[in-house]
Context: one part of a larger RNA
RNA sequence: CUCGCGUUAAGGAACUCGGCAAAAUACACACGUAACUUCGGGAGAAGUGUGGCCCUCUAGGGGGUAGCAUAAACGAGGCUCAAGCGACUGUUUACCAAAAACACAGGUCUAUGCGAAUCUGCAAAGAGAAGUAUAUGGACUGACACCUGCCCGGUGCCGGAAGGUUAAGAGGAGCUGUUAGAGUAAUCGAAGCAGUGAAUUGAAGCCCCGGUAAACGGCGGCCGUAACUAUAACGGUCCUAAGGUAGCGAAAUUCCUUGUCGGGUAAGUUCCGACCCGCACGAAUGGUGUAACGACUUGAGCGCUGUCUCAACGCGAGACCCG
Numbered sequence: 001c002u003c004g005c006g007u008u009a010a011g012g013a014a015c016u017c018g019g020c021a022a023a024a025u026a027c028a029c030a031c032g033u034a035a036c037u038u039c040g041g042g043a044g045a046a047g048u049g050u051g052g053c054c055c056u057c058u059a060g061g062g063g064g065u066a067g068c069a070u071a072a073a074c075g076a077g078g079c080u081c082a083a084g085c086g087a088c089u090g091u092u093u094a095c096c097a098a099a100a101a102c103a104c105a106g107g108u109c110u111a112u113g114c115g116a117a118u119c120u121g122c123a124a125a126g127a128g129a130a131g132u133a134u135a136u137g138g139a140c141u142g143a144c145a146c147c148u149g150c151c152c153g154g155u156g157c158c159g160g161a162a163g164g165u166u167a168a169g170a171g172g173a174g175c176u177g178u179u180a181g182a183g184u185a186a187u188c189g190a191a192g193c194a195g196u197g198a199a200u201u202g203a204a205g206c207c208c209c210g211g212u213a214a215a216c217g218g219c220g221g222c223c224g225u226a227a228c229u230a231u232a233a234c235g236g237u238c239c240u241a242a243g244g245u246a247g248c249g250a251a252a253u254u255c256c257u258u259g260u261c262g263g264g265u266a267a268g269u270u271c272c273g274a275c276c277c278g279c280a281c282g283a284a285u286g287g288u289g290u291a292a293c294g295a296c297u298u299g300a301g302c303g304c305u306g307u308c309u310c311a312a313c314g315c316g317a318g319a320c321c322c323g
Stems, first nucleotide, its partner, number of pairs: 001318008010309002014307001019304001027051005036041001038143001052065006066070001078302007085294002090102002106141007118127003144289004149219003154216002156212005163207003169201002174196005181188002220238005247281001248278001259275005
């Protein structure tokens, strides 16, 4: 010096990205216990006190006594306040991620009438299911409470079938080759056999007509206006399928930005409460709340401490030195 431990004056987070690590708490009984709440919880909330042994009357007191200390060793919750996210118990990257990710009960849409849809298989067949729409498959959302606005122009899906377009097939006009024959020749040329092939006919689909957003998705601009100023309830105009409703908002979303104001600190780019000018929130790619829960994330405090001021000493194991 490295690793593992123990103790430490005064201070007590001044350390640090961050109380990481360590310390502290810890048992039993009694008392006591707030906000909030889905009335179950929260709760072991928090906080306070007692604890050995002996004698005694008795069943709860009284007296005595050793110790620094009696849950005397080992073992054995730290607590509180506030916010974000996810309701919860669960699940996950075997070997760098345990989470706010996945799942979940609940909600909605959609397919499916049974030889069901869907899936596996070339098929027989099998799963679905020895089930039958209170069932099964697919998709999205994710307890609960209050809610879930407008747009069907585009894309998708569903329905429609009048018209347009449209394949193979059907159809066979015509054309071509060949040559019996005709012709002096040029050439013409039946039938057959071949090749090519127009009109006409011809389904779904697409075009077309409707519907559908808890389908994929989308949800404006400019100018003016009130008797201080400022602002604009109001008006004009352009465009659109429709121009973002409720709620929330510098947010896990805010660039400018350490926005501004307030709180907490002596001092706060973080945190909490507001404001709204939302670069670029917003309603099942759910919106806003929410008791309980969380080895989650963030901020604050109490207790506690070698994290630190600032290091010291001791124990054990190594490295190292001598032999």
This is a predicted structure of a 323-nucleotide part of an RNA (large-subunit ribosomal RNA, domain IV) from Spirochaeta cellobiosiphila DSM 17781. Its Rfam family is "Bacterial large subunit ribosomal RNA". Model confidence (mean pLDDT): 87 of 100. Taxonomically the source falls in Spirochaeta cellobiosiphila (Bacteria, Spirochaetia, Spirochaetales, Spirochaetaceae). RNAcentral holds the full RNA, with entries from SILVA.